The RNA shown here (c-di-AMP riboswitch aptamer (ydaO/yuaA leader)) has 146 nucleotides and comes from Longispora fulva.
């Protein structure tokens, strides 16, 4: 001097998932920030009424359509594993449109009930990753520096 590993630290990514405060560590309290309930109008639905069935709804990008096995079954199809696509959503280190490449395309709640929604009401703040300095995709624009 170089390479690999681990701690820490500091950058930075997805995401709402961050901050602060104290009779200070907690079912604390706040700030920002996220979603959920819930009128009138409107949307929906169209003789009215009753009973009934396929349930239905919500976070979330994360849905929708084939193909193969398997496996329920009222034979209509339903889940469930694997595999191509595919609405959508991310990355490519300021930002914004476009273009090109990559990677994602889930998993959970309600529990028969929910359109929109002022007022009000009720939760959420969790988890996964890269980087260690040129970390660099093309064009145009814009912010910023000198």
């Nucleotide at each position: 001097g170089g390479u690999c590993g681990a701690a820490u630290g500091c950058c930075g990514c997805c995401g709402a998932a961050u901050c602060g405060c104290c009779u200070c560590u907690g079912u604390g309290c706040g700030a920002a920030u996220c979603g959920g309930g819930g009128a009138c109008c409107c949307a929906c639905a169209g003789u009215g009424c009753u009973a009934g069935u396929u349930g239905g709804g919500g976070u979330g990008a994360g849905u929708c359509c084939g193909u193969c096995a398997c496996u329920g079954u009222u034979c209509g199809u339903a889940g469930u594993g694997a595999u191509g696509g595919u609405a959508g959503g991310g990355c490519g280190a300021u930002c914004u449109u476009c273009c090109c490449g990559c990677c994602c395309g889930a998993a959970c709640c309600c529990g028969u009930c929910a359109g929109c929604u002022a007022a009000c009401c009720c939760g959420g703040u969790a988890g996964g990753c890269g980087g260690c300095u040129g970390a660099u995709g093309g064009a145009a624009g814009a912010a910023g520096g000198a």
The sequence is in RNAcentral, with records from Rfam. Model confidence (mean pLDDT): 77 of 100.